RNA sequence: GCCGGCGUAGCUCAGGGGUAGAGCAACGGUUUUGUAAACCGUGGGUCGGGGGUUCAAAUCCUCUCGCCGGCU
Numbered sequence: 001g002c003c004g005g006c007g008u009a010g011c012u013c014a015g016g017g018g019u020a021g022a023g024c025a026a027c028g029g030u031u032u033u034g035u036a037a038a039c040c041g042u043g044g045g046u047c048g049g050g051g052g053u054u055c056a057a058a059u060c061c062u063c064u065c066g067c068c069g070g071c072u
Base pairs, nucleotide, nucleotide: 001071002070003069004068005067006066007065010024011023012022013021018055026042027041028040029039030038048064049063050062051061052060
């Protein structure tokens, strides 16, 4: 330098055009003398960033940043 993959909640990951979810974690409650476990509930995201297409973009296109891999 060229090619490819990945980037979404604190962590691990789903979602592949129609207002973003799960598990774990956190917080509150029930239970307990107390802690843990169990059960019930709650909050948490400008979907790496810019631009474009579209009535509508996490999703499609493009540029860019970061990480990983391959080729030279």
This is a predicted structure of a 72-nucleotide RNA (transfer RNA) from a Candidatus Omnitrophota bacterium. It matches the Rfam family "tRNA". Rfam links the family to the GO term triplet codon-amino acid adaptor activity. It is annotated as a transfer RNA. The sequence was found in a public genome assembly. The organism belongs to Candidatus Omnitrophota, within Bacteria.